[in-house]
Formats: sequence, structure tokens, C1' cells
RNA sequence: AAGUUAUUAAGAAAGGUGGAGGGAAUAGACCCUGUGAAACCUUAGCAACCCUUUAAUUUAUUUAAAGAAGGUGCUAAAUUCUAUCCUAUUGAUUAAUAGGAGAAGAUAACUC
Repeated sequence: AAGUUAUUAAGAAAGGUGGAGGGAAUAGACCCUGUGAAACCUUAGCAACCCUUUAAUUUAUUUAAAGAAGGUGCUAAAUUCUAUCCUAUUGAUUAAUAGGAGAAGAUAACUC
């Protein structure tokens, strides 16, 4: 790098350097940003994915609780919203709303 599985509407800040971008990709919107973007550094915090302990029993890639020492990730807005398909409702059409399933992204673990 690739594949598989799980989760993805919750949560969580300051300072320094820096100096114009950022919010994944394509498109459309919208938002953040010289009252300082990205990136880097420091400290702090959030999170139970891995991990540690306990309990349960369904013995299962199981469930629940506690824990932030370690491995990690994260700390504007639902993955900022929408775009692919299906169902329902309204509807003459365009289309709109709600729900579901996909695709893609992100994170973790495992496999190779």
C1' cells in the first nucleotide's frame, strides 16, 4: 500500500513559531479565518478502538462496568450539508420532506 471487521448525530483547550488559507476527493452550497488559516512545537483535555481489572453467560470476532499508566486518535459546525439507490408522503411536472440501504472518507484492531 491492499483486504476484513467495528464505530462514525456524543465529548474535549490554551500558549509559541508562522503569515493565507482551511472545512478529504469531484460538483454545488454554506461556514471558519489578519479579533490570525494550514503546518510545526509545548502543555492541558476528550475518547475505552487496542490495552488492564471485574462481573455475567449467550462460549461468542460476546455483553456490561471501572480505569486515561501504555499504544493510538481526536479537541468549530452530524463525516458542515447535498449529490447513488430504495420505500413512504405531498405533488400535474420540476421538486420537497422523512426513513433505510449503499459508495467514499476518518479512526482502531486484525490479516497479508

About this RNA
The RNA shown here (SAM riboswitch aptamer (S box leader)) has 112 nucleotides and comes from Aquimarina muelleri. The coordinates come from a structure-prediction model, not an experiment, and the mean pLDDT is 82. The sequence is in RNAcentral, with records from Rfam. Taxonomically the source falls in Aquimarina (Bacteria, Pseudomonadati, Bacteroidota, Flavobacteriales). It matches the Rfam family "SAM riboswitch aptamer (S box leader)". Rfam links the family to the GO term regulation of gene expression.